[in-house]
């Protein structure tokens, strides 16, 4: 785009359509086919004349009679129920479409010619008498006819032996002049029907061709089958049927056989081809409960007809009897679903009928359904205070919004009321004109009048009335897709077409505002067809994505060189016919438009027939020779088969030599060997294989072939150009050939080596390695037929640029083994050009024909039934349900790899010194507690946040308190001249509680302002929660060299080049190259500080000459140390060598210092959802008499134990003591403190100086000299512990530093692992800050003494670069496989069981046509004078054929079935690691 839908929410008219797609389920009920009295006897029932009676005077009523007369039940006869209407069950052809054919019938109907005459005998009605419950029915009488029956006519009709034979009828009704009458009519005319009978139309029947679904996992199928005769039947052909003969017919161009399905015109959909489809409408067909039959008629094997079988219902007095909605309505049922038991025959049409008219659920209308399609409304102008509410906010405002309300107009539709249209024209009647006729009757034809007939229908339209009055949903809003925020939910609830949203900030869920889109609808669901070139005619592929058959041979088919000629099948073209209508398309035309109806046209791709064309196919003919073959001469070759042999080797037997191992691995064992191996000589045996030649060399159709000799044999290439004359190409089936590995029989058997044994490894190790070894490999006959059977490329054949190898021939040429050229054959490399790219590229994956195979997501599965080969193993053909949104293919960047190269770090290694063992210290876990606050967890958490927890800190835990609050901001009110101060109770304190004291500013004197408290509000507070919602800062990869980008080019593109590559460097540092060419951020420099130098400057620093002084120090000086300030210096600058002449490097000179002089700072791009909400700032959340605040104690300091950092040790390179030197860098006013005095000391007093180059802390310590210890658990180490003191602080009990006596523990260098360091460093010595009342073994600086090593990059660790492989991309902490296990699901097998459909043999055997009968009955006809016979019915029996039913025994197929196989799918389940990197044994 669509729909015969349907479901959900909504619903104003109205005009045309349409409306049981399911149960050919099952029907109460009514209706749907009757009509003629002009065919007939009649007359039950209505009327009416007549007539007869009664009552009455009569008018009249009443009764009876009455077929006479309109009419008319029931009957008899005619015609019509064979049309119309309805379904779609069957049916793959007895069907439909289209085109043709001849051997046919055809009531009514038109035309044409003819007849239409005379007789018979019956029988319904009806009446009598029965039977029966009904339904029907028997028996006697009587009676008509357009009912039956003869008979006479017989042209055209039929038969025929051509003589001849056979076959027919019916009357009714209207009018009528003459003329006859038995008064009934005759006659005569017209109209209607009879009878044959010729044409026509209109309907059928029949035959043929072409076309009509799938399925081969259906390949064979037929006995009246197929043809012929003869005969029978029929309306006609004809095996239709029946008898004889004969043996044929159909089939891979798909028969049979199964399963589906009514065909068609059309209808959707599509650019078209094609797909899909067969409502409504129209053609046709079949069906009328099932099944089967015939009758009757023109016509039927009959929907509202008979018959019989069956199954169902339904009535019954149980004996019998009735039914047939797939007509209209309508009922149940079934479903997701589909309408009134309405109206009229008014119009169009059937039926009968002379007709009027009768009937009529065709058919016209009406009801009901938003089922669809088309029109039309639901107002319209104006209205900014941009009201009011919502919503949303960044709090200003945005937005719903001219939107609403107001104001000012309209009146379609709906309501009311009025008015009014086509459809209605006949026909009958009247007038009239013609025709027939003897006629002005009747009948028929034409024209004219007048007047009846309307279901719809309370229309359609018009007109008026009043009044915004009566009238908007429904989906969406994360991409595809036009359209956005809050809120609420928190992988929960839901969404979802497809990708996918949803785990506390959801434009995806729910709602709310808003907004889009359609609109009397809007959305979902189903279905079709597009899109989808995703079955490719138009239109597709096949190396690696699915996909070339293992491989040849050739059958049918397909395709086929050249010339000439006929021919005219394919082609082309003209004409005819034909393609019903509607439908669709064009042009008009009618309804206000439109849908809709409607007039005309075009097309209708098709067939069919018929004339012509001959270019090309194709048929016939007669040639050619370029394909293709054949002779012929050559030649290369692991082409095949047999047979026969050779030497090398392994292994084994036999002897000799000789001894103690040999073998084997990463190491080993197991074996083998003192009974003599291994090695080694010499001889033997047996088998397999055939080194070297050996070659991307050679054959062969592949699969393959390798010593050598011989026999047998296929092909192929080169040359010749004699022959033949298209004999060709492909190739479904078919047919051989086919490695291994198996299989079967018989052989053989050195060597290797599945199973199997042992030894190893390892957690296991049913492997990988090791020693053994048996099928097997070999040989012979016979199978099996599969490979990654690959070049993953199917076979022929032309044709289209090249270089260069290398086999074979042949031609020409060289002094040549040279060189050129050609034909076939193998290769690399590469060009257009093709290819997703890789790549292919004259050997095609290029172009181009021709044939064949094969594919159509991706598992399931090469599996499952089934068929077929096969001794088995198993091949071959080969589905489906389920189930997933991928699966794969090439190539890109990245990350990986037990890949690969270079390279570079205290990464090893070389050395030094340590942790790890011991006590302590400190920090973490963990255990415990009321609490043991929280963070931080490899590197990168654990002496870390803590530059310092007795109380505070503090966040924890217990107990007692507040509640606008412990601090703050703004309001509003009240009171008070305040806020405070002091004293006392009680408490643990906070708090309470009660008691005195004192009192502010302005001021116009009303008030006002500050402020405290008290209430009351908006805000408080929170170390609560989320570092995975953030900023900030941090670690950390790493001071590693790296990360990008513009523009160019290059690729479809992702990306690539630049950035690689050759060389250098600590460096992407820098050179040189180069489709790149410059650029950024990083490195490097610029910065501090250290080293040397000079200028300046000279107090507090400094002191070498003077001077003064005991000395300290001053005067003085400006040299020197040192501060301070500001210069120089160093840059491969010079040199020699290396090196591309470069960049750079190696060594030297100079210089303080040399290649970055040595240290700091300083951390690209980005990684680790790294840390931190408890520095601090923040979104969300939570909480508010508490998770907030405030006090007291208490814990953060616990302790079995585990681990990190650290101190101190173990001692003589040391340890006690005593004496002498030498620093630097800091710090001091709540501080550093000197000097003196007291103490063993810690310290106390005491208080000079110092706000500091003055003064202090402050003693530097190692070292140095001198003594003592002399290898002991010590004169080593100092841990614990007591006593006794001392400092800070409110306070040292949990819980702090020191001192002083005493005490004297572990520990004698430290297992496995492990960690720091390359020069002023590492060791090692000791000072100093910071925090801090007080409290470092620690942290951050400072100076002192002062080593050893570094062959060197193979290993470990980490990085950087290039390459390479990949199934990785959360990126190897990746990814992935399989068994079991537990849940589910869909399939297969099964002993069987239950059902369909069907086949074959047997039985059976209703009605019912045909067909036989000697017995019975019999009106019409014939014979006969009867009498009775005959021809014919008719009932009855019998036969053939045949429906249901039954028996038996097959086949297909469905649903079932204990168990039992496997597949699929499922969160985190078990057990191994098989695969991807060399995935750790390369995979396959």
């Nucleotide at each position: 785009a669509u729909u015969g839908a349907a479901c959900g929410c909504u619903g104003g008219c109205g005009g045309c359509a349409u409306g049981c797609c399911u149960a050919a389920c099952a029907c109460a009920u009514g209706c749907a086919a009757g009509u003629c009295g002009a065919a007939c006897g009649g007359c039950a029932g209505c009327a009416c004349a007549g007539c007869a009676g009664u009552a009455g005077c009569a008018a009249u009523a009443c009764u009876g009679u009455g077929g006479g007369u309109g009419g008319c039940g029931a009957g008899u006869g005619g015609c019509g129920g064979a049309c119309g209407g309805g379904u779609g069950a069957g049916u793959a052809a007895u069907g439909c479409a289209u085109c043709g054919g001849g051997a046919c019938c055809u009531a009514c109907c038109u035309a044409g010619a003819c007849g239409u005459g005379g007789g018979g005998g019956a029988u319904a009605a009806c009446g009598u008498a029965g039977g029966g419950a009904a339904a029907c029915u028997u028996a006697c009488g009587c009676u008509a006819a357009u009912a039956c029956c003869g008979c006479a006519u017989a042209c055209g009709u039929c038969c025929u032996a051509c003589g001849g034979g056979a076959g027919g009828a019916a009357g009714c009704g209207g009018g009528g002049g003459a003329u006859c009458u038995u008064c009934g009519g005759a006659c005569c005319u017209c109209g209607c029907g009879c009878g044959g009978u010729u044409a026509g139309a209109c309907g059928g029947a029949c035959c043929g061709a072409u076309g009509u679904u799938c399925g081969a996992u259906u390949a064979g199928c037929u006995a009246g089958u197929u043809g012929g005769u003869a005969a029978g039947g029929u309306a006609a052909u004809g095996g239709c049927u029946u008898a004889c003969c004969a043996a044929g017919g159909c089939g891979a161009c798909g028969a049979u056989c199964g399963a589906u399905a009514g065909c068609u015109g059309g209808u959707c959909u599509g650019a078209g081809a094609g797909g899909a489809u067969g409502a409504u409408c129209a053609g046709c067909c079949a069906c009328a409960c099932u099944g089967g039959a015939a009758c009757u008629g023109a016509g039927a094997c009959a929907c509202g007809g008979u018959c019989c079988a069956g199954a169902c219902u339904c009535c019954u007095a149980c004996g019998g009897g009735a039914g047939g909605c797939a007509g209209c309505a309508u009922u149940g049922g079934g479903g997701a679903a589909u309408a009134u038991u309405g109206g009229a025959c008014a119009a169009u049409g059937g039926g009968c009928g002379c007709a009027a008219g009768c009937c009529u659920g065709a058919u016209c209308c009406a009801g009901c359904a938003a089922u669809g399609c088309c029109g039309c409304g639901u107002g319209u102008g104006u209205g900014a205070a941009g009201a009011a509410g919502g919503c949303c906010u960044u709090c200003g405002g945005g937005u719903u919004g001219u939107a609403a309300a107001g104001c000012a107009c309209u009146u379609u539709u709906a309501u009311c009321a009025g008015g009014a249209g086509c459809g209605a024209a006949a026909u009958g009647c009247c007038a009239u004109g013609g025709g027939c006729u003897a006629a002005u009757a009747c009948c028929c034809c034409g024209u004219g009048g007048a007047g009846c007939u309307g279901a719809c229908g309370g229309u359609a339209c018009c007109u008026g009335a009043g009044g915004a009055a009566u009238a908007a949903g429904c989906a969406c809003c994360g991409g595809c897709u036009a359209a956005c925020u809050u809120c609420g939910u928190g992988c929960c609830a839901g969404c979802a077409g497809c990708c996918g949203c949803g785990g506390u900030a959801a434009u995806a869920c729910g709602a709310a505002g808003g907004g889009u889109g359609c609109a009397a609808g809007c959305g979902u669901u189903a279905a079709u067809c597009g899109g989808a070139a995703u079955u490719a005619c138009u239109g597709g592929g096949c190396g690696u994505a699915a996909a070339g058959g293992g491989u040849g041979c050739g059958u049918a088919g397909g395709c086929g060189g050249u010339u000439a000629u006929u021919u005219a099948a394919g082609u082309c073209u003209g004409u005819u016919g034909u393609g019903a209508a509607a439908u669709c398309c064009c042009c008009g035309g009618g309804c206000u438009c439109a849908a809709c109806c409607u007039g005309g046209g075009a097309a209708u791709g098709g067939c069919a027939a018929u004339g012509g064309a001959u270019a090309c196919u194709g048929g016939g003919u007669a040639g050619c020779u370029a394909g293709a073959g054949u002779g012929u001469g050559u030649c290369a070759g692991a082409g095949g088969a047999g047979a026969g042999u050779a030497g090398a080797a392994u292994u084994c037997c036999u002897g000799g030599u000789g001894u103690a191992g040999c073998g084997g691995u990463g190491a080993a064992a197991u074996g083998c060997g003192u009974a003599g191996a291994u090695a080694u000589c010499a001889g033997g045996a047996g088998g397999a294989a055939u080194a070297c030649c050996g070659g991307u060399g050679g054959u062969g159709a592949a699969g393959a072939c390798g010593g050598c000799u011989c026999u047998c044999u296929g092909g192929a290439c080169c040359g010749u150009a004699a022959c033949u004359g298209a004999c060709g190409c492909u190739g479904a089936g078919a047919c051989a050939c086919g490695a291994a590995a198996g299989c079967g029989u018989g052989g053989g058997u050195a060597g290797c080596a599945a199973a199997c044994a042992g030894g190893a490894u390892u957690a296991g190790a049913u492997a990988c390695c090791c020693u053994g070894g048996u099928a097997g490999u070999c040989c012979a006959c016979g199978c099996c037929c599969u490979a990654a059977a690959c070049g993953a490329u199917g076979c022929a054949u032309g044709c289209u640029u090249g270089g260069u190898g290398u086999g074979g021939g042949c031609c020409a040429u060289u002094c040549a083994u040279u060189u050129g050229g050609u034909c076939c054959g193998u290769g690399c490399c590469g060009g257009a050009g093709c290819u997703a790219a890789c790549g292919c590229g004259u050997u095609a994956a290029g172009u181009a024909u021709g044939c064949c195979g094969c594919c159509u997501g991706g598992g399931g599965a090469g599996u499952a039934c089934g068929g077929u080969c096969g001794c088995a193993a198993g091949g071959c053909u080969g589905a489906a349900a389920c189930u997933c949104a991928a699966a794969g293919g090439a190539a890109u960047u990245g990350a990986c790899g037990g890949g690969g190269g270079c390279c570079c770090g205290c990464a090893c290694a070389a050395g030094c010194g340590g942790u790890g063992g011991a006590g302590c210290a400190u920090g973490u876990g963990g255990u415990u507690u009321a609490a043991u606050u929280c963070g931080a967890c490899g590197c990168a958490a654990c002496g870390c946040g803590a530059a310092g927890a007795a109380c505070c800190u503090u966040a924890c835990c217990u107990g007692g308190g507040c509640u606008c609050g412990a601090a703050c901001g703004g309001c509003u009110u009240c009171u008070c001249a305040a806020c405070g101060g002091c004293c006392g109770c009680g408490g643990a304190a906070a708090c309470g509680c009660g008691g005195u004291u004192a009192u502010c500013c302005c001021g116009c004197a009303a008030g006002g302002g500050a402020g405290u408290g008290g209430a009351g509000u908006c805000g408080a507070g929170g170390u609560g929660c989320u570092g995975c919602a953030u900023g900030g800062c941090u670690g950390u990869c790493g001071u590693c060299a790296g990360c990008u980008c513009g523009u160019g080019u290059c690729g479809u593109g992702a990306g690539a080049u630049g950035u690689u590559g050759g060389g250098u460097u600590a460096a992407g540092u820098c050179c040189c190259g180069c489709a790149a060419c410059g650029a950024g951020c990083g490195c490097a420099a610029c910065c501090c500080u250290u080293g040397u130098c000079c200028c300046g400057u000279g107090u507090u620093g400094c002191c070498a000459u003077g001077c003064c002084g005991a000395a300290a120090g001053g005067c003085g000086g400006a040299a020197c140390u040192c501060g301070c300030g500001g210069g120089a210096g160093a840059c491969c600058g010079c040199u020699a060598c290396c090196g591309a002449u470069a960049a750079g490097g190696u060594g030297g000179a100079g210089g303080a210092a040399g290649g970055u002089g040595g240290g700091g700072a300083u951390g690209a791009c980005g990684u680790c959802a790294a840390g931190u909400c408890c520095u601090c700032a923040u979104g969300g959340c939570c909480u508010u008499u508490a998770u907030g605040u405030c006090c007291a104690g208490g814990g953060c300091u616990a302790c079995a134990c585990a681990c990190g950092u650290g101190c101190u040790a173990c001692a003589a390179u040391g340890g006690g003591c005593g004496g002498u030197a030498c620093a630097a860098a800091g710090c001091g006013c709540u501080g550093c403190a000197a000097a003196c005095c007291c103490g063993c000391g810690a310290g106390g007093g005491g208080g000079a100086g110092c706000c500091a180059a003055u003064c202090g802390c402050a003693a530097a310590a190692a070292a140095c000299c001198g003594u003592c210890c002399u290898c002991a658990g010590u004169u080593c180490g100092g841990a614990u512990u007591g006593c006794a003191g001392g400092c800070u602080g409110c306070a040292a009990c949990c819980c702090g530093c020191c001192u002083g006596c005493a005490u004297g523990a572990a520990g004698c260098u430290g297992g496995a692992a492990u960690c720091g360091c390359u020069a002023g460093u590492a060791a090692u010595g000791g000072c100093g800050u910071a925090u801090c009342a007080g409290a470092a073994c620690g942290a951050c600086g400072c100076c002192g003494u002062g080593a050893a090593u570094a062959c060197g990059u193979u290993c470990c660790c980490g990085g950087g670069c290039c390459u390479u492989g990949u199934a990785c991309a959360c990126a190897c902490c990746g990814c992935c496989c399989g068994u079991c296990a537990c849940a589910u699901u869909a399939c297969g097998a099964a002993a069987g069981u239950g059902g369909a459909u069907u086949g074959u043999a047997c039985u059976a055997g209703a009605a019912g046509u045909c067909u036989g009968c000697a017995g019975g009955c019999u009106a019409a006809c014939c014979c006969g004078c009867a009498a009775g016979g005959g021809a014919g019915g008719c009932a009855g029996c019998g036969g053939c054929c045949c429906a249901a039913g039954g028996u038996a025994u097959g086949a297909u197929u469905c649903a079932u079935g204990a168990u039992u196989g496997g597949g699929g799918u499922g969160a985190a389940g078990u057990c191994g690691u098989a695969a991807c990197a060399a995935g750790g044994u390369a995979a396959c």
The prediction has a mean pLDDT of 84. Small-subunit ribosomal RNA from an uncultured bacterium, 1484 nucleotides, folded computationally. Rfam family: Bacterial small subunit ribosomal RNA. Gene Ontology terms of the family: structural constituent of ribosome and ribosome.